[in-house]
Context: one part of a larger RNA
Molecule: large-subunit ribosomal RNA, domain IV
Organism: bacterium
RNA sequence: CUCUCGUUAAGGAACUCGGCAAAUUGGCCCCGUAACUUAGGAAGAAGGGGUACCUCAAGUAGGUGAAAUCCAUACGGAUGGAGCUGAAAGAGGUCGCAGUGACCAGGCCCAAGCGACUGUUUAACAAAAACACAGGUCUCUGCAAAGUCGUAAGACGAAGUAUAGGGACUGACACCUGCCCGGUGCCGGAAGGUUAAGAGGAGGAGUUAUCCUUCGGGAGAAGCUCUGAAUUGAAGCCCUGGUAAACGGCGGCCGUAACUAUAACGGUCCUAAGGUAGCGAAAUUCCUUGUCGGGUAAGUUCCGACCUGCACGAAUGGUGUCACGACUUGGGCACUGUCUCAACGAGAGACUCG
Numbered sequence: 001c002u003c004u005c006g007u008u009a010a011g012g013a014a015c016u017c018g019g020c021a022a023a024u025u026g027g028c029c030c031c032g033u034a035a036c037u038u039a040g041g042a043a044g045a046a047g048g049g050g051u052a053c054c055u056c057a058a059g060u061a062g063g064u065g066a067a068a069u070c071c072a073u074a075c076g077g078a079u080g081g082a083g084c085u086g087a088a089a090g091a092g093g094u095c096g097c098a099g100u101g102a103c104c105a106g107g108c109c110c111a112a113g114c115g116a117c118u119g120u121u122u123a124a125c126a127a128a129a130a131c132a133c134a135g136g137u138c139u140c141u142g143c144a145a146a147g148u149c150g151u152a153a154g155a156c157g158a159a160g161u162a163u164a165g166g167g168a169c170u171g172a173c174a175c176c177u178g179c180c181c182g183g184u185g186c187c188g189g190a191a192g193g194u195u196a197a198g199a200g201g202a203g204g205a206g207u208u209a210u211c212c213u214u215c216g217g218g219a220g221a222a223g224c225u226c227u228g229a230a231u232u233g234a235a236g237c238c239c240u241g242g243u244a245a246a247c248g249g250c251g252g253c254c255g256u257a258a259c260u261a262u263a264a265c266g267g268u269c270c271u272a273a274g275g276u277a278g279c280g281a282a283a284u285u286c287c288u289u290g291u292c293g294g295g296u297a298a299g300u301u302c303c304g305a306c307c308u309g310c311a312c313g314a315a316u317g318g319u320g321u322c323a324c325g326a327c328u329u330g331g332g333c334a335c336u337g338u339c340u341c342a343a344c345g346a347g348a349g350a351c352u353c354g
Base pairs, nucleotide, nucleotide: 001349002348003347004346005345006344007343008342010340011339014338019335027051028050029049030048031047036041038172052094053093054092055091056090062085063084064083068079069078070077071076095099107333108332109331110330111329112328113327114325115324119131120130135170136169137168138167139166140165141164147156148155149154173320174319175318176317178250179249180248183247184246185243186242187241188240189239192238193237194236198232199231203227204226205225206224207223210219211218212217251269252268253267254266255265278312279309290306291305292304293303294302
């Protein structure tokens, strides 16, 4: 010097990203206990007091319950109290610095965010605000169900049957959940337009029995082969309507009130419709350490407001909320070697020799 411990004057978070670590608290008994609340809780809230031993209390209260007796014939009940066991309150006394004398055994409070909660998770860097959850909503499915696995047989769903099963979103509870169906998706409709294979076969081409010929060639039935128009032809798409707790979306400019400022009001353009309630510098605010207030001697964090929301907003849920949390943030009390600022001690290393 390193590690693991112990103690420390005065101060007590001045340390530090941050009280990280350590310290404090701690058992049992008694007293006492706020806001808030879903009336259960919060709560061991907080905050106080006591705690050893001896004597008396007292072999007392209490516990257990024998013999015996009675009812009676049931492995029963009642009376009975022997024996065994055995406190406390209270009073007096004794010792120590200290009595849950060692060990084991909550620090607490206030405010805010997120998630209701218990639970689950990245085995081996993340335990959380992530996942799940009860509850809510939409949607599919009538049973040989939908859905899933498998080429199939078959199986799960389910030895269930719409108070059931699958999928999606949200996430206790309370108060609520606004407007838009133009786009995309889904559902319904079937008049019209478009549309495949197939059906259909007009027409065309090749070949040639035959005929004509200026002997070069020309015409050409049937059959066969190749091609092929009209017509017919489903779903789908176009079309038409519905649907947002489906995917999603939810404006701009100009003017205007008896100081100024602002604009309840008016005009205009665009849109499918122009963001309602609530919340708001927020886990969302760039400018920004916004402005004001609180807390501090001093506060880019924190809390309460304001609203100018770069770029909140209603089941991609909005706003609250008791309880809960090894979550996150701010403050306080207590406590301390975290620090001012280090010191001493114990053990194990390091170092030297073997």